[in-house]
RNA sequence: AGAGUUUGAUCCUGGCUCAGGAUGAACGCUAGCGGCAGGCCUAAUACAUGCAAGUCGUACGGUAGAGAUUCUUUCGGGGAUCUUGAGAGUGGCGCACGGGCGCGUAACGCGUAUGCAACCUGCCUGUUACAGGGGGAUAGCCCGGGGAAACCCGGAUUAAUACCCCAUGGUAUUGGACGAUGGCAUCGUUGUCCAAUUAAAGAUUUAUCGGUAACAGAUGGGCAUGCGUAGGAUUAGCUGGUUGGUAGGGUAACGGCCUACCAAGGCUGUGAUCCUUAGGGGUUCUGAGAGGAAGGUCCCCCACACUGGCACUGAGAUACGGCCCAGACUCCUACGGGAGGCAGCAGUGGGGAAUUUUCCGCAAUGGGCGCAAGCCUGACGGAGCAAGACCGCGUGGGGGAGGAAGGCUCUUGGGUUGUAAACCCCUUUUCUCAAGGAAGAACACAAUGACGGUACUUGAGGAAUAAGCCUCGGCUAACUCCGUGCCAGCAGCCGCGGUAAUACGGAGGAGGCAAGCGUUAUCCGGAAUGAUUGGGCGUAAAGCGUCCGUAGGUGGCAGUUCAAGUCUGCUGUCAAAGACAGUAGCUCAACUACUGAAAGGCAGUGGAAACUGAACAGCUAGAGUACGGUAGGGGCAGAGGGAAUUCCCGGUGUAGCGGUGAAAUGCGUAGAUAUCGGGAAGAACACCGGUGGCGAAAGCGCUCUGCUGGGCCGUAACUGACACUGAGGGACGAAAGCUAGGGGAGCGAAUGGGAUUAGAUACCCCAGUAGUCCUAGCCGUAAACGAUGGAAACUAGGUGUAGCCUGUAUCGACCCGGGCUGUGCCGAAGCUAACGCGUUAAGUUUCCCGCCUGGGGAGUACGCACGCAAGUGUGAAACUCAAAGGAAUUGACGGGGGCCCGCACAAGCGGUGGAGUAUGUGGUUUAAUUCGAUGCAACGCGAAGAACCUUACCAGGGCUUGACAUGUCCGGAAUCUUGGUGAAAGCCGAGAGUGCCUUCGGGAGCCGGAACACAGGUGGUGCAUGGCUGUCGUCAGCUCGUGUCGUGAGAUGUUGGGUUAAGUCCCGCAACGAGCGCAACCCUCGUCCUUAGUUGCCAUCAUUCAGUUGGGCACUUUAGGGAGACUGCCGGUGACAAACCGGAGGAAGGUGGGGAUGACGUCAAGUCAUCAUGCCCCUUACGUCCUGGGCUACACACGUACUACAAUGGGGGGGACAAAGGGUAGCCAAGACGCGAGUCUGAGCCAAUCCCGUAAACCUCUCCUCAGUUCAGAUUGCAGGCUGCAACUCGCCUGCAUGAAGGAGGAAUCGCUAGUAAUCGCAGGUCAGCAUACUGCGGUGAAUCCGUUCCCGGGCCUUGUACACACCGCCCGUCACACCAUGGAAGUUAGCCACGCCCGAAGUCGUUACUCUAACCGUUCGCGGAGGAGGAUGCCGAAGGCAGGGCUGAUGACUGGGGUGAAGUCGUAACAAGGUAGCCGUACCGGAAGGUGUGGCUGGAUCACCUCCUUU
Repeated sequence: AGAGUUUGAUCCUGGCUCAGGAUGAACGCUAGCGGCAGGCCUAAUACAUGCAAGUCGUACGGUAGAGAUUCUUUCGGGGAUCUUGAGAGUGGCGCACGGGCGCGUAACGCGUAUGCAACCUGCCUGUUACAGGGGGAUAGCCCGGGGAAACCCGGAUUAAUACCCCAUGGUAUUGGACGAUGGCAUCGUUGUCCAAUUAAAGAUUUAUCGGUAACAGAUGGGCAUGCGUAGGAUUAGCUGGUUGGUAGGGUAACGGCCUACCAAGGCUGUGAUCCUUAGGGGUUCUGAGAGGAAGGUCCCCCACACUGGCACUGAGAUACGGCCCAGACUCCUACGGGAGGCAGCAGUGGGGAAUUUUCCGCAAUGGGCGCAAGCCUGACGGAGCAAGACCGCGUGGGGGAGGAAGGCUCUUGGGUUGUAAACCCCUUUUCUCAAGGAAGAACACAAUGACGGUACUUGAGGAAUAAGCCUCGGCUAACUCCGUGCCAGCAGCCGCGGUAAUACGGAGGAGGCAAGCGUUAUCCGGAAUGAUUGGGCGUAAAGCGUCCGUAGGUGGCAGUUCAAGUCUGCUGUCAAAGACAGUAGCUCAACUACUGAAAGGCAGUGGAAACUGAACAGCUAGAGUACGGUAGGGGCAGAGGGAAUUCCCGGUGUAGCGGUGAAAUGCGUAGAUAUCGGGAAGAACACCGGUGGCGAAAGCGCUCUGCUGGGCCGUAACUGACACUGAGGGACGAAAGCUAGGGGAGCGAAUGGGAUUAGAUACCCCAGUAGUCCUAGCCGUAAACGAUGGAAACUAGGUGUAGCCUGUAUCGACCCGGGCUGUGCCGAAGCUAACGCGUUAAGUUUCCCGCCUGGGGAGUACGCACGCAAGUGUGAAACUCAAAGGAAUUGACGGGGGCCCGCACAAGCGGUGGAGUAUGUGGUUUAAUUCGAUGCAACGCGAAGAACCUUACCAGGGCUUGACAUGUCCGGAAUCUUGGUGAAAGCCGAGAGUGCCUUCGGGAGCCGGAACACAGGUGGUGCAUGGCUGUCGUCAGCUCGUGUCGUGAGAUGUUGGGUUAAGUCCCGCAACGAGCGCAACCCUCGUCCUUAGUUGCCAUCAUUCAGUUGGGCACUUUAGGGAGACUGCCGGUGACAAACCGGAGGAAGGUGGGGAUGACGUCAAGUCAUCAUGCCCCUUACGUCCUGGGCUACACACGUACUACAAUGGGGGGGACAAAGGGUAGCCAAGACGCGAGUCUGAGCCAAUCCCGUAAACCUCUCCUCAGUUCAGAUUGCAGGCUGCAACUCGCCUGCAUGAAGGAGGAAUCGCUAGUAAUCGCAGGUCAGCAUACUGCGGUGAAUCCGUUCCCGGGCCUUGUACACACCGCCCGUCACACCAUGGAAGUUAGCCACGCCCGAAGUCGUUACUCUAACCGUUCGCGGAGGAGGAUGCCGAAGGCAGGGCUGAUGACUGGGGUGAAGUCGUAACAAGGUAGCCGUACCGGAAGGUGUGGCUGGAUCACCUCCUUU
C1' cells in the first nucleotide's frame, strides 16, 4: 500500500466482499510448564446456609461463673472478705466510611472554568479562656402478669462522661444607640456603649486521656453560574407556582423552596414541548491524522439498595446488612398474630452461547473502637478453578545415504516423504528424587509469615515426561491420486459439483501459525462509501417549474478610533493511574517502580492593530434615480374584419355520394354528392414567418384604439454601497381535471356501429357525449428541458443574425469600420469517464441557496398539512439482489438506409404434388421387425446390391483361456479315413499315419490337454477425442509486422472515387509492407505442328467374299512432345489511370468449355457401427458357435424415382449412325435345339487383335383414328428357365392368359442460361443370383433473359439497439401454485404517560387545650405556671378506586399490494421505424400487458426540402 466482483471486451460511476488490528467473549479440535492481570455482558430474577460492624470495664451499676482465705451446716449446702470475671444492660464513638450494582436519569447528572459579600463541617491541628454548686429519675437486676412466638405490661430498687436546675461568662447569638472604613449591585469589614440569652464530666496506674466556650486552619460537603455533553420535526408550539413582584414561612444557606396577595408574564426554528435510547468522565480500541466506536477491570463523580412513600437520630442519611406505613412475594404460626430483603464474600435455583471456591489469613496495607494491650474487618493480602487474554520457556543439539523399510505417485525408468528415521557422539532448560532455603518485618528490645518448605541454590538420574490446529480454484503462501456424479456436500465474494472435480469426502504431500489453531459475534480500518482535512449534481443518484422577499450568510474604494474575533508573552488549572521519553527492579519479557515533558482546552492578565468586526466622518467604478431616444406576437380591456367549415332556406341537376390497403357501417329517388344565391353560428387567425422578436417562467401571432409592466441605447445631472443570495413565507404557474352559469361550428376521451384479426376491449372507417371556447373560482402538476440554480470577475479568435449609437465614409443612403445589448454556429487553451462544453462554459476563482449517497421494495405505507374531489406536498421500514447504471468499442440483428451479386425473382422449357409400381423414412405391429442419419445440410442416405452367410436383432441348442493373439508346462508329427447321436454346432468313439532341421542336448511349424496372466465386446459416451466428412461457399473475404491515433476496448491499413467474376486492378489517403484466400501453375475437350505406326487406318499400286493379304503411314486414330490467346493490335469512352464498349485477325477473345483445387472460421453439425482411441461397463456372458426366424410385417403419412395417361403416339416390316467401358471361378463367337427365358456343343481372347455387341431415339412403308382404345400396364392364374447346399417366408427372367388405377393432376413446390434443359439408348461397379438406384458414355437437341420493384441467400458501407447462448435474442403485465416479510381491519389484549374526581396509611408542620405529667418557679400546699408526652383535628400526602383521554406494542376473521421461486396459463406492451416512434403530466376506458383524448419533450429511425457552418 491494496485486491475480487456488472461487460464479448473497455473506461467510468457505484454498491457488495476480502486481506489488518482489537475483545470481560463463546463454540469446535488439541494441550507440557511458569509469570502477570482479568473472570454473570443475560433475570436491578428468587434466594437455603455461613460470614461481611463493631468496640470501649481508663464512662456506669453490677451479675452468672472461677480461684483463695474464713465462718457456718440438717453435710446436700449456705454466708462473709479478697482476686478475677462471660453474657446482657445504661452511656460514648462508629454504623453516612469501606464493599456492591447501573434500575433510574438527556439533568448543573457529568466534564471544564468560575463564584458564594448566601453556607455547614464530628473526629484532627493551633491559639485563648474555663470546668463552681445542686437535684430528680431510669435500664439492668429482683418480684408478679400476658403471649404459641415475636415480644409486652405492672410493681419495687440503683449508677454514670445519661438527664435537669442555679451560678460564672468572653471577641458567641439577638435587639438597640453612635461611629470609622472599604467594595462587587444586593452590601462587606470594624470600633464603643446598653440590654437579654446560652457552658462544662469525669476516668485512671498521677502521668495522661477526656469535657465546655470561642476563633483560626485543614479536610469533607452544600448551593449558584458560563461553556460543552445522544437520536427523532412523520414531536411545532409549550407553560398555572407557570414568569416576576410584595409580605411572611422554611432551610446550614440563596431561591416559588412553600404560602397569601398583585401583575401577565416566561420558553421556542441557535429546536421549546414530547417520544426513544443512555449513568457521565479520566480513559480504551482503531486510524497517518482528522475522526469513528466503546465506557468491563483501575480511579473520580452521580444514582440506587425487594417496589413506592415518609420522617427520626445525627456533624453528616432522607440511611444496602436502621425505624414507620402501603404493596407484591417468601417463611413461621397454637390462626389470635409475627418474621424477611446477597445490586457485600462464598454459594444455590433460574435465565443464557457464556463467567470460578460455601478456601486461608489479619503476617502486610488500610479502616472502626480503645490510654493501651487488643478486638473487629469476605476492605485487603493470598491460595484454588478454567489456555479466556498478554508475556516467557520447552518438547532436544551435532553428525548421519545402502538416499533402508513402509506410505503415496508413476510414462515402471523413476520421483517424493527425506537427514527425516535407524545408528554414533553430546547436552539436561524442563521432569523425577534428595539436600539447603529466603526477602517480604515496619515498631527500643523481644515476639510476630496466611502465602510456604514457595521462589531460589546445589547434587544425582536419564533424550528421558511434552504437538497440535487450520488451509492448499482466484483474492492468498501451499498439488496430486482415489471416491462421488447438480447427489452427497462446499462457500467470505466471485463461484465449485450433471463420470477424468488442484473448489465436495478420504489419502499422500505441501503452506501457515504454534500450546495453541480455527469458526462465530461485535468495533474501527481499508471506505475519499457523509468527503473540515477529503466527494459530487448536462447524459451515471443529484438544480426547487419560475420569480419576489424575511431571518441568516456574504459584501466596493480610502481614513480615524475601539479591540469583540485574530496573533503573541506571562500566570492558574486540567487529580492519580494510563499514553509518550528516559532510567531502574523481577535471569528476559509481560508486569512494576521512579523521573521528566509536550500539544491542546478553560480562566485571568499585559501587548500588537495588518485582516475581519464595531462606531464616526467621506468617495463613486457596484446599485438606483433623472433626462432624451428606441424595437417588440409583453399584459389587460373594447371595437372591427375577411377566408374556411357546418347548418338552414331557395334555384339548377340526377344516381349515386362518402370512405379504405380492400371494404362495410353511414348519407341519398321523401332528390343526396356537385353547383349557384341568401341567411345563421361558433372557433381559429393562411401568406408575411425567419435556430427572427418579447416575457421571470408558464407562454405570446388578423387589424385598430385605450390603459399598463419591463428591456436596450445615449447623456453623466442626482443619491452615495442603498448590493448579492435567500431557510421558512408569498405570488405566478401548459395541458388535463373540478364547481357554478353561459356557449357549442369544427375536432373529439367515453360510447355505438363497420372492418381487420386466432382474438382486437387497439391501430383503419362511420357516427358521437364530456371536453375543447367565455365569465367567476379551485387545482399546482409535466421530458414545467439547455435534463445545465442565481450573482460577480477573469481567460484566443472566426462567422451569421436582431436592436440602438457612432466614425477620419458619404451631399445623403449604401459599401467599409467601431461600441453596447440580445440570439446562433465553428473552434484555442483548459475541463470531461467519454460524448461533448468552450466569453451565452460543463474553463479559472469568490459568495449564497437547493439537492445526491447501490438496485428493487417506493415516490409506496402510516402520520400530518392543503384540496369539493381527483389528488398534491412531506416521506419510511421489513424483506430481497450482487449488481442496477453512464459513455464509448467490436460484432450480430432490424418488418432501417445506400451500393452490388447469385436460375434469387422475372422471362421460358420440363417436372414433383393426383394414378400404379419401386425404394427410403415416420408411425404402428412384432419374440425380433438390429443400429445410425432428422430443416436447408436425414428420408434410391451408411447399404457399389439382407434367401443361408452378411447380421450387429429374436427364439432355441451348445462352449468357457474361449472363434482370434502372446507367454509357461505336458503330450502328440502334421494329416487322412470312418462309426454312433443330433436340426446343426457339438458330444462320444474307431482306425491309418510316424515327416523336416540338428552341434544329438534339442529346435521350427502344426495338433491336443492343464492352470494363470489375458483374449473378446457392432456394449455406453461423437457433449472426453484423433482422423474423415457435410454446410455457409468457389462466397471474397480473413489476418499480421512496424508506424500513427485513442486513458482504454480498439481504430487506421481493409475506408473513399472508379473498375472487376474477384480485397481484380488503378487513383487518392497516416500509413508502409506482408501472409492465408482470388487468379495462375495441374487434368480434360477444342486448332495446328512434330515423333511413332500395332492389334489402328487405306488416298495411291496389287489382291480378297471381306484392309483378307502384300504394301504404305498421306488421312482417320492412338499417345508422347510442342505451338497457340496476351486486352497483344485498331477506334471510342474514361481522369493522360485501371478498365469498359466496338472491330480486325484467328480453330478459339476477353476466366475459351468442363474438372480437380474449399482461406480465418461457424453449426458441442455427422460418424465410438469403417478405423483408431481415453474413461466406464460385461467376463460359464453384453464373449463365441450353430439351426430356424427377423431386418421384406401394414390401417396410414411423407420424401425420391420409374411407367403412364397416348396420334410429336402405339403395333408391325425394312434400313442407318456411337462413345465409353468390362472380361479367366471370366467374356463367350460360330453352329444346333427351344415361341422365349435359355440349353447343348465349342473356336477365340489375360484383349486398339477375341467376346459382351443387334445401340436407341432416327429414316422409310403400313395398320390403329381419339376410345379407358391395337393407350397404359398393375394385379392374378397356369406353364417354364437360371443362379445357388437351399428361391415357402423372400430372387430374377420367359411364354400364355388376366387387363386395375390412370383422360395432364388442388394448395403448394423443384431443376435448368447451350451442346445446357428436354429426350434416346449404351456401359460399368456391387454381384453366385437379383438395379426403376448409383456412377459414367455418347445420340438428337431447344425456348427465354425487358430488367433488379418484390421473395430467398450472400458481400461492402452506414445507422439504431435494453441483443453478445448474439432476433430461434431480449423482455412486460394479469392469472394459478408455494414460501416470506409488510400495510389496512370489526375487535381482543398488554405496557407507558399525563389530567379530573374519590378514598386516604405512615409522617412532618399547624391547630386544639381533651387526658397524663419526677426535677425548675410560685404556692393559700388544695393547686397553679413553664416545659414535656399522648389523644383529637386541618393541609399535604404513597398505594388503591372510578371515569374519560393520549402514545406504543402484540394479536385478529378478512383484505391490499410487494418480494422470491426449474421447466405452469393468457397475450406481445418495450428494445430495430419493435412492426401504431417512444416517453412525461392528466382524464377516461379495458382480462392483462395497455389503448385513446389533450398539451409537452427528443432521450425518435428514414426520405425530401430550407437555413447556417466548415473545407477546396